RNA sequence: GCAGCAGGACGGUCCAGUCGCUGGCCGACGUAUAGAGCGGCGAGAGGAAAGUCCGGGCAACACAGAGCACCAUACUUUCUAACGGAAAGCUGUCGGUGACGGCAGAGUAGCGUGACAGAAAACGACCGCCCGAGGGGCAUUGGCCGCUUCGGGUAAGGGUGAAAAGGCGAGGUAAGAGCUCACCGGAUUCCGCAGCAAUGCGGGAUGCCGCACGUCUUAUGGGUUGCAAGGCCAAGUAUACCGGCAUUUAAGGGCUGCUCGUCCAUUGCCGGGGGGUAGGCUGCUGGAGCACGUUGGUGACAACGCUGCGUAGAUAAAUGACUGACCGUCGCGUCAACCCCUUCCUGUUUCGAGGCAAGGGAAGUGACGGCGAUGACAUAACCCGGCUUAUAGUCCUGCUGCUUUC
RNA sequence: GGCGGGAUAGCUCAGAUGGUUAGAGCGUCGGAUUCAUAACCCGGAGGUCACGAGUUCAACUCUCGUUCCCGCUA
Numbered sequence: 001g002c003a004g005c006a007g008g009a010c011g012g013u014c015c016a017g018u019c020g021c022u023g024g025c026c027g028a029c030g031u032a033u034a035g036a037g038c039g040g041c042g043a044g045a046g047g048a049a050a051g052u053c054c055g056g057g058c059a060a061c062a063c064a065g066a067g068c069a070c071c072a073u074a075c076u077u078u079c080u081a082a083c084g085g086a087a088a089g090c091u092g093u094c095g096g097u098g099a100c101g102g103c104a105g106a107g108u109a110g111c112g113u114g115a116c117a118g119a120a121a122a123c124g125a126c127c128g129c130c131c132g133a134g135g136g137g138c139a140u141u142g143g144c145c146g147c148u149u150c151g152g153g154u155a156a157g158g159g160u161g162a163a164a165a166g167g168c169g170a171g172g173u174a175a176g177a178g179c180u181c182a183c184c185g186g187a188u189u190c191c192g193c194a195g196c197a198a199u200g201c202g203g204g205a206u207g208c209c210g211c212a213c214g215u216c217u218u219a220u221g222g223g224u225u226g227c228a229a230g231g232c233c234a235a236g237u238a239u240a241c242c243g244g245c246a247u248u249u250a251a252g253g254g255c256u257g258c259u260c261g262u263c264c265a266u267u268g269c270c271g272g273g274g275g276g277u278a279g280g281c282u283g284c285u286g287g288a289g290c291a292c293g294u295u296g297g298u299g300a301c302a303a304c305g306c307u308g309c310g311u312a313g314a315u316a317a318a319u320g321a322c323u324g325a326c327c328g329u330c331g332c333g334u335c336a337a338c339c340c341c342u343u344c345c346u347g348u349u350u351c352g353a354g355g356c357a358a359g360g361g362a363a364g365u366g367a368c369g370g371c372g373a374u375g376a377c378a379u380a381a382c383c384c385g386g387c388u389u390a391u392a393g394u395c396c397u398g399c400u401g402c403u404u405u406c
Numbered sequence: 407g408g409c410g411g412g413a414u415a416g417c418u419c420a421g422a423u424g425g426u427u428a429g430a431g432c433g434u435c436g437g438a439u440u441c442a443u444a445a446c447c448c449g450g451a452g453g454u455c456a457c458g459a460g461u462u463c464a465a466c467u468c469u470c471g472u473u474c475c476c477g478c479u480a
Stems, first nucleotide, its partner, number of pairs: 001402010012326002015324005021044002024041004046377001050388002053386005058226004070222005075089005090105006106217002110215005126158002128154008136145003166184002169181003185209002187206008230282004239273001241272006252264004289309003292305005327375006333368003337365002339361005344355003407479007416432004425463001434450004456472005
């Protein structure tokens, strides 16, 4: 210098002027008070305000206690109000030359699935190899076989597949096989050391030896609904109809000649259903607040300061528009300091080298009080902590690879 | 604002337990029939399973993200 990896910060200007929008305070007018309107002052979107994917606060309703079911999570240790988030590590695997990044990781006793292909997808015999019996053929005293049928043994060899029964050698055998042994790979387990732990390293034991996914088991967490929750006020309307419970005999109706009784009805409450309203206030913004410093910690983070700062609260939804200046970026142009080319000079055997010498050039670096264009993604809606997604451009820190020079 | 569901042929919908060639009706194209048309009959074409990643031997199906559409809620 080029290319990259990891982490972090900013993301147009506290610019000027004019005109607006939202809400706050003050003043004058006014008034019984309040509001509207008028003037002044200062305030007014984000790193994601987004998606609404997790967690919490807050609120209403529900709730003896325990268990089952359902959903989510799952290496270890921490952080935190909490989390499925974060930090620091561990193991395996994949990608990268590397810095580094992605994914997975509770348990495995039982059960299920693995299409097609293939003999077989874990209760593996299609071919092959081997043994026995029968038949056949050749030979002719006991044998042989490129033949055949039946019964059995065998996981060495074959090809299929994403995946093939640990690998390799020796022994062994009728042929073979962890059947046995050595070495190598893995699993389980015991001991020692290091570590808080996951785990690592070293030594020993067991021939224990497919893999993936699901189910299942275990542990932990989860009541439901969301500020259109919820509270108050105003305005308006009809309790038509249905169900349940209770009340009164003062009046009423049916059954009866009358009383009791009973049914209906009345009245009240609850639920369903119907009707009306489409307004205001509150919840509402100062909180697990933010900066800075010190201390502790590898870090996420925590404690302290008697440090500093601090009014967005709209409700169909305010924070904008225009002009000028500046800043950043891009393109074009100009200049020619660096640079590139040629000539000359110095020096040298030559090359390399040097020159505050001349001429030319414009690819790159740079400059311009030159011109033009442009400013990403996106706009709070109860509030916080995260995650995810979008984002022009700029800056900082640490690290990696390649190249060049010393 | 809050909550839930969906996207498969031109249209309306199935399918799904990951597995061999994703189906049905209507429409469309060709043939047959008819004097001709329709209906009936026979045959065919037509699919980025919304898009992008991941898991897996294998994804329309499972997981994550993005885009669009629909419904409920005073």
Annotation
Predicted 3D model of RNase P RNA and transfer RNA as a complex of 480 nucleotides. Its mean pLDDT, the model's own confidence on a scale to 100, is 75.